[in-house]
Molecule: small-subunit ribosomal RNA
Organism: uncultured prokaryote
RNA sequence: UAGAGUUUGAUCAUGGCUCAGAAUGAACGCUGGCGGCAUGGAUUAGGCAUGCAAGUCGAACGGGCCGUUUUUCGCAAGAGAGGCGGUCAGUGGCGUAAGGGUGCGUAACACGUGAGCAACCUGCCCCCGAGUCCGGGACAGCCCGCGGAAACGCGGAUUAAUACCGGAUGUGGUACCCGGUCACAUGGCCGGGCCACUGAAGAUUCAUCGCCUUGAGAUGGACUCGCGUCCUAUUAGCUAGUUGGUGAGGUAAUGGCCUACCAAGGCUACGACAGGUAGGUGGUCUGAGAGGAUGGUCACCCACACUGGGACUGAGACACUGCCCAGACUCCUACGGGAGGCUGCAGUCGAGAAUCUUCCGCAAUGCGCGAAAGCGUGACGGAGCAAUGCCGCGUGAGGGAUGAAGGCUUUCGGGUCGUAAACCCUCUGUCACCCGGAAAGAAGAUCUGACGGUACCGGGAGAGGAAGUCACGGCUAACUACGUGCCAGCAGCCGCGGUAAUACGUAGGUGGCGAGCGUUAUUCGGAUUUAUUGGGCGUAAAGGGUCCGUAGGGGGCUUGAUAAGUCUGGUGUGAAAGCCCAAGGCUCAACUGCGGAACUGCACUGGAUACUGGCGGGCUAAGAGUCUGCGAGGGGUGAGCGGAAUUCCUGGUGUAGCGGUGAAAUGCGUAGAUAUCAGGAGGAACACCAGUGGCGAAGGCGGCCCUCUGGGCCAAUACUGACGCUCAGGUGCGAAGGCGUGGGUAGCGAAAAGGAUUAGAUACCCUUGUAGUCCACGCAGUAAACGUUGUAUACUAGUUGUGGGGGGUUUGACCCCUUCCGUGACGCAGUUAACGCAUUAAGUGCCCCGCCUGGGGACUACGGCCGCAAGGCUAAAACUCAAAGGAAUUGAGGGGGGCCCGCACAAGCGGUGGAGCAUGUGGCUUAAUUCGAGGCAACGCGAAGAACCUUACCUGGGUUUGACAUAUAGUGGACCGGUCGUGAAAGCGACUUUCCCUUCGGGGCCGCUAUACAGAUGCUGCAUGGCUGUCGUCAGCUCGUGUCGUGAGAUGUUCGGUUAAGUCCGGCAACGAGCGCAACCCGUGUCGUCUGUUGCCAGCAGGUAAUGCUGGGUACUCUGGCGAGACUGCCCGUGUCAAGCGGGAGGAAGGCGCGGAUGACGUCAAGUCAGUAUGGCUCUUACACCCAGGGCUGCACACGUGCUACAAUGGCUGGUACAGUGAGAAGCGAAACCGCGAGGUUGAGCAAAUCUCCAAAACCAGCCUCAGUUCGGAUUGCAGUCUGCAACUCGACUGCAUGAAGUUGGAAUCGCUAGUAAAGGCGUAUCAGCAACGGCGCCUUGAAUACGUUCCCGGGCCUUGUACACACCGCCCGUCACAUCAUGGAAGCUGGAUGCACCCGAAGUCGUUGACCCAAUCCACCAGGGAGGAAGGUGCCUAAG
Repeated sequence: UAGAGUUUGAUCAUGGCUCAGAAUGAACGCUGGCGGCAUGGAUUAGGCAUGCAAGUCGAACGGGCCGUUUUUCGCAAGAGAGGCGGUCAGUGGCGUAAGGGUGCGUAACACGUGAGCAACCUGCCCCCGAGUCCGGGACAGCCCGCGGAAACGCGGAUUAAUACCGGAUGUGGUACCCGGUCACAUGGCCGGGCCACUGAAGAUUCAUCGCCUUGAGAUGGACUCGCGUCCUAUUAGCUAGUUGGUGAGGUAAUGGCCUACCAAGGCUACGACAGGUAGGUGGUCUGAGAGGAUGGUCACCCACACUGGGACUGAGACACUGCCCAGACUCCUACGGGAGGCUGCAGUCGAGAAUCUUCCGCAAUGCGCGAAAGCGUGACGGAGCAAUGCCGCGUGAGGGAUGAAGGCUUUCGGGUCGUAAACCCUCUGUCACCCGGAAAGAAGAUCUGACGGUACCGGGAGAGGAAGUCACGGCUAACUACGUGCCAGCAGCCGCGGUAAUACGUAGGUGGCGAGCGUUAUUCGGAUUUAUUGGGCGUAAAGGGUCCGUAGGGGGCUUGAUAAGUCUGGUGUGAAAGCCCAAGGCUCAACUGCGGAACUGCACUGGAUACUGGCGGGCUAAGAGUCUGCGAGGGGUGAGCGGAAUUCCUGGUGUAGCGGUGAAAUGCGUAGAUAUCAGGAGGAACACCAGUGGCGAAGGCGGCCCUCUGGGCCAAUACUGACGCUCAGGUGCGAAGGCGUGGGUAGCGAAAAGGAUUAGAUACCCUUGUAGUCCACGCAGUAAACGUUGUAUACUAGUUGUGGGGGGUUUGACCCCUUCCGUGACGCAGUUAACGCAUUAAGUGCCCCGCCUGGGGACUACGGCCGCAAGGCUAAAACUCAAAGGAAUUGAGGGGGGCCCGCACAAGCGGUGGAGCAUGUGGCUUAAUUCGAGGCAACGCGAAGAACCUUACCUGGGUUUGACAUAUAGUGGACCGGUCGUGAAAGCGACUUUCCCUUCGGGGCCGCUAUACAGAUGCUGCAUGGCUGUCGUCAGCUCGUGUCGUGAGAUGUUCGGUUAAGUCCGGCAACGAGCGCAACCCGUGUCGUCUGUUGCCAGCAGGUAAUGCUGGGUACUCUGGCGAGACUGCCCGUGUCAAGCGGGAGGAAGGCGCGGAUGACGUCAAGUCAGUAUGGCUCUUACACCCAGGGCUGCACACGUGCUACAAUGGCUGGUACAGUGAGAAGCGAAACCGCGAGGUUGAGCAAAUCUCCAAAACCAGCCUCAGUUCGGAUUGCAGUCUGCAACUCGACUGCAUGAAGUUGGAAUCGCUAGUAAAGGCGUAUCAGCAACGGCGCCUUGAAUACGUUCCCGGGCCUUGUACACACCGCCCGUCACAUCAUGGAAGCUGGAUGCACCCGAAGUCGUUGACCCAAUCCACCAGGGAGGAAGGUGCCUAAG
């Protein structure tokens, strides 16, 4: 020392990305009241107009001008001389090397820190000593003349000095010599000597100030050294003045600083050299700290001044506002030539996201000059601008509920903004505003204030002038409505938006902060995500293929001395500011004066000696090694030998095939193969033994013998005496494949060819077959070179197998015990994310090496090194993603495994698919053919009845508070009904008839008008409820507690049996429980009992043509209530003494008797907004409502479901039987009559065990005789019947006539396991009628088959692997096409930087020359000469080019 989001269905760990914090010289968006203190060109070291930023001294000097004044001459004008003051340029002195700016360059003694200087300089300042004498000649200015546009220059004359020159003076200083002393190597200091050299300036107000010289100090500076100071090794070698020496030169001074000569050195893996980047520091930001990042303001140092070079002057410069030269740029010009340098303060342009006034003042502080007064000062002090930052203050406070209006929302009740406002009452008066007063800052007696009439104080008025911004899905405090509809947009990450968006936009509300708030950028933090503190490498990224070994790192026991590391005390330093503490001043704070602490560092010095180091000595059975002995081994090398097998060759036997495959074919074979026998040739490999057995560092090593040779184990002494471990670079070895040269080649066999397979098959399979495989020599240097586990060493339970050696025991080489070395299995502690590892560690320590830091890009590019090549080693970035990856969990799926079910297959029976028709659907058509349903699980489905209606569709005609509901207001009238006109009807219009109650207000009822509203089969089944389908009547789905696991989860529910069943039994870290299963319910099958009418009729009686028809009866059948019965209960066998299973008895029924109802957790965003309900949306003279007609029935076609058939197990005709479920009043309708018939007339009985509706196949008899028929009945014509307002579109039925297709149905496919299939008819809902051949039921007749579970389909349990989880209809790879982005290569082109070589060469120093020129000095003294100077010339160096 705080964490969070994000990989997954979920989990743990790994790992990246992202967020919350603080900060800034900031910028941008919106907004903006006041004050204080700070800060403000970060980019173009880009260009600059204008003004200012360094002057001063008359007490150094001469002169000009002005003012004033004195004096002399003069009548005056005026002239001369002088004083005082001012001013101007000049000579001279000092300053201009400071202050101010900037960060280009610089990776360096530049900076920081600490030392050294015995190798140095230092103007002004302080102190001490000595001195200040005599001379001389000029030059500016001024004057005259001349040139030039200008800048400026030339000549002549004259002149002063503290300017310049010569000489004297030497206390001293310098050089040399001697002595002493000190020291740290060169040397320092002191004393003495000696010849030599060496200095001066005056001014004034008379006090001093200067000048020369010596010494000393202070200050400042120069130089040298130790240590520290960024990135890149894809920069590994660099260096000729280079390293050293000697002489000379140069400098204030050391020094290759320079030069000549001599030597050949110097630096570098502790990173030279090269490249990139960069001013350094105190500090600043961040951080718990260690660190990381940074160097703006302030302070110290450095560097630079348009770019490059150079020197001059000076105490000091190679000089920001000096000089010279070159270059670029700008300006002036008379074109000849000149001028300039804001990285000083303001200001301007440009570029940029971006950074201020062309302000006031020298009052203060400081600096320069001056004796001083003073002058100068864009240093500085102030003001201005900017919310740029930090700090402070305000925008009011208290009361005030009809909880106003208004906004928003609403479930329409309300809620909320909200005491918030208004309002009035009570207050306050900060800031701003007005009036008045008024500083400190002034030192220094007087005088002196830019700021500034400012701060501050007093008074006044009035709540008056003063609030925004961002957010509100999670992280992250804060939620609703509307709009939008994968659009517009948002987004830091995850992600929002496809019609109900808390995520977009707006509004209301809320949250945060507040004169600011957000965004962007950047830094640190979080990130232990580079890990010193503080990480890792079996599988997540990560152990080098392996050995040896150099540097380096680390190293056994003991002893001595040392004191380098280490520890401790002291001294010096560590600037100030800043940070921290305390406390003083501004009203507080920010800010700031003062004090302390701190500055973790460096240097010197005293001490300590355990440990480490270096040095010396010793030890060892200890680590390592050597000697001796024994034994094991596919360890390596070379040479020789052997047998089996394949192939080939020769010969024999022998004949038609062989070979090969899933099946084949290519291929071989009558020219004799394959097969078989004998002989021969040749190459390669070594069966059995053979073993998680052996050896080796690894790669790897296998017939036998021999040669040479390496290593390890064991036993026992003796010896050496730490000789040891690891190892960056380096060296060697290094499978297979590959390369080079030369051999060899039997088999195998990349490439290649052919045959198959396939949609294709550049493959898998087959037949051939070249490199290669083999040998020798060389190269290559990589592998899943893996135990995916570096080497060495020590320690830490065991059990068991095996290889080698020794010891004990033993007669013994058996067995057993024990020990050392190797090699396996299991397992404890421990460890691990888990899996696992576990004395052969992945445990616990220690040493060294290698390696990792999200995925992709990328085992790549470029560069370098290696290679003959192939290629190897080393190794990025742009760009892109929010993951990639590990282990384990639950599911799901698998052409994985095991077990088990189901009319799932098989075995059967009958169908569908072909025909005609019916019906549904698609499609087409149409004004409309309303809508829905779509694999199973839509398609005779919604629809248990489309001619109108239904009806939702279309066309046309109409209506608008509406066909329907409720309410209010107004108004009229009864309503209902009837008639007429018009019309297709609806409707419209006309006429007519005509109320009730009453509290007398009115109400009821019906119209009209108006308003709320009605209405919608309009949309969304992906907003919903409810209901339903389906997996599936499959046996499953879960929970509580406990236990295990870090966790998701597991256990239970797995296992052994068994069952229809998670059914039951047994076992078990589980024990129980729930929803399912089963049972309880209904029907049916047997019996008993009760009930006997409308049922029944055995017995009795009566009667009829006949009939339970009648009396009677309640036995039977039957009706429908209640009971019984079946439970593996009994027996045998089997099984775990179990559950159960097999068989048997009894029984109407036997192991769930049969059938039904009943549908777990859930799945399919399954179906339904058109059954109803319902959120939201939409329409409102229409998407609502009424009416007529049409449509839903439309027909080249396709599919589903059915009916009828194709016939003789049949058809037709005639005859004769036998049911059950049900239905019936606008009904069923008997009987009778009519009609060929559908049906009609009439109508008994019956609201039903009473009446009515009711069978057919079957059976008997006859005909038909295999044909498109006496099969089949479609279609069509005519004539009818019935229902209904109405049968044209578009009903059903009847009669007569007509008589299609069809002769058993391709691929494929459906149902069914017993009263089932199949066949036959009957009933019924809907309904006026009916397209019903459909649905739901009923009875009649009534089979066949199941060996079995390999396969198909569906399902259940266990297990396994998984990169799937939208879950295999999953996931996912590559090419290609198009577009875009990033990068590599590319003939070349171009900008910048740089190395080497060369040419030219400005200015300038230095050298040299200097015949021209020259006042000071010397000789001469008239020319002249000397000394000296110097223009110019020239040489070296050298910028630019």